[in-house]
Molecule: transfer RNA
Organism: Robiginitomaculum sp.
RNA sequence: GGUGGGGUAGCUCAGUUGGUUAGAGCGCAGGACUCAUAAUCCUGAGGUCGAGAGUUCAAAUCUCUCUCCCACCACCA
Numbered sequence: 001g002g003u004g005g006g007g008u009a010g011c012u013c014a015g016u017u018g019g020u021u022a023g024a025g026c027g028c029a030g031g032a033c034u035c036a037u038a039a040u041c042c043u044g045a046g047g048u049c050g051a052g053a054g055u056u057c058a059a060a061u062c063u064c065u066c067u068c069c070c071a072c073c074a075c076c077a
Base pairs, nucleotide, nucleotide: 001073002072003071004070005069006068007067010026011025012024013023019057028044029043030042031041032040050066051065052064053063054062
C1' cells in the first nucleotide's frame, strides 16, 4: 500500500428491511433482606452510537472522506 472485519454506557457486546423512547449482562449508586458481610431481589444514574459531510419526511443503520484497532495479502529491507 491492497482486501476484509470492527469502533454503540466504565467494561464485554446486541441492535433484523432506515421508522415511533437506543438496549442486555457485568460494574457503579440507593434501597429491601441479614446481627453483619456475601449472595439474592427492587430502583436509579450513566450514551454528541469514532469525527465530518451527503441522501431522506426520518440515519447507530445507506453513500463519501478522514481517523483508530484487528486479520490476511503484496512489496522493501